[in-house]
């Protein structure tokens, strides 16, 4: 160098053919219950959807082109 797969919350990941409002478990922080703790319950916060740019009424999705991470080739005097 060349192919190719990922990139969505604090982790792990879902998101159908593009369609109004982007989800879940886990964790966190609050209730409330108990003599008290867990543990289960209820409630809430938390997101430029890797960046930039283009199509499109409309883009997390569809094109380019960059960044990264992971694989595989290939050079390797």
């Nucleotide at each position: 160098g060349c192919c190719g797969a990922u990139g969505u919350a604090g982790c792990u990941c879902a998101g159908c053919u593009g369609g109004u409002u982007a989800g879940a478990g886990c964790g966190a922080g609050g209730g409330a219950u108990u003599c008290a703790u867990a543990a289960g319950c209820c409630c809430u916060a938390g997101g430029u959807c890797g960046g930039c740019g283009g199509u499109u009424c409309g883009a997390a999705u569809c094109c380019g082109c960059c960044c990264a991470u992971c694989g595989g080739c290939a050079c390797c005097a």
Molecule: transfer RNA
Organism: Planctomycetota bacterium